[in-house]
Molecule: Glycine riboswitch aptamer
Organism: Alphaproteobacteria bacterium
RNA sequence: AAGACCCCCUGUGGGAGAGAUCGGUCCGCCAUGUGGCGGCCGGCGCCGAAGGAGCAACCGCCCCGGAAACUCUCAGGCCGCAGGACCGCAGGGGGGUG
Repeated sequence: AAGACCCCCUGUGGGAGAGAUCGGUCCGCCAUGUGGCGGCCGGCGCCGAAGGAGCAACCGCCCCGGAAACUCUCAGGCCGCAGGACCGCAGGGGGGUG
């Protein structure tokens, strides 16, 4: 000095759950029939794996603090897209051992 190891960032692959629900004097498009699709708003029902919050096994330098995939559902989400905890691979930065 490097590697194993720890943290952060980037790229990439995988990545679940839950209404294609009801209504609206609204907007846009298609049709020319009494409708269809999308958006927005409202209602009820639901999901938990962005984030947030709570309890706690446990851990620590034990005054106090850190703490989940558990719990809540404020936020977010319930065709698809996007997002997505977490896992794998590659690269970069830092620490640390040495």